[in-house]
RNA sequence: GGGGCCGUAGUCUAGCUUGGUAUGAUACUAGCCUGGGGUGCUAGAGGUCGCCGGUUCAAGUCCGGCCGGCCCCACCA
Repeated sequence: GGGGCCGUAGUCUAGCUUGGUAUGAUACUAGCCUGGGGUGCUAGAGGUCGCCGGUUCAAGUCCGGCCGGCCCCACCA
C1' cells in the first nucleotide's frame, strides 16, 4: 500500500438481510424479603449507536469520507 471483519449504557450484547419508540444480561440506585447479609422478586436511572457529511417524511440500519481495533496479502529488511 491492497482486501476482509468489527465499533451500540460502566461491561458484554440483540437489532442491520426488510429504514419506522434502541433489546437483553450484568453492574448501579430504591423498595420488598431476612435477625442481618447473600440469593430471589419489583421498580428506576444510565445511550451524541466511533466521528463528519449525504440520501430520505424518517438513519444504529442505506451511501461517501475519516478515526480506532483485529486478521490476511503485498512491499522493505